[in-house]
RNA sequence: UAGUGGUGCUAGGGGAGCCGGCCACGGCUGAGAGGCAAUGCCAACCCUUACAACCUGAUCUGGGUAAUGCCAGCGAAGGGAAGUACCGCCUCCCUGGU
Numbered sequence: 001u002a003g004u005g006g007u008g009c010u011a012g013g014g015g016a017g018c019c020g021g022c023c024a025c026g027g028c029u030g031a032g033a034g035g036c037a038a039u040g041c042c043a044a045c046c047c048u049u050a051c052a053a054c055c056u057g058a059u060c061u062g063g064g065u066a067a068u069g070c071c072a073g074c075g076a077a078g079g080g081a082a083g084u085a086c087c088g089c090c091u092c093c094c095u096g097g098u
Base pairs, nucleotide, nucleotide: 003089004088005087006086007085008084009083010082011048012047013046014045017028018027019026020025034042035041036040054079055078056077060073061072062071063070
């Protein structure tokens, strides 16, 4: 100097489904399915340049389930929110010793 990983700070992005009739409570998936005075706010959680938060296509296609974005495909698709400080690894260069 270039690359790469981690942590902190600040700032930002995002979802909250299905089922037991509803509530309570419980079951499924998930990082997250929470609370309240509820078109909102707050908390937790995930994500922040990207093959990976999430959205669109999508009332999509295949499989499966008690049911559901439950699983897979679509999908390196089209969109999608970043700055900074410190530390580590690695590469190159410089210097000293042997």
Molecule: TPP riboswitch aptamer (THI element)
Organism: Sulfobacillus acidophilus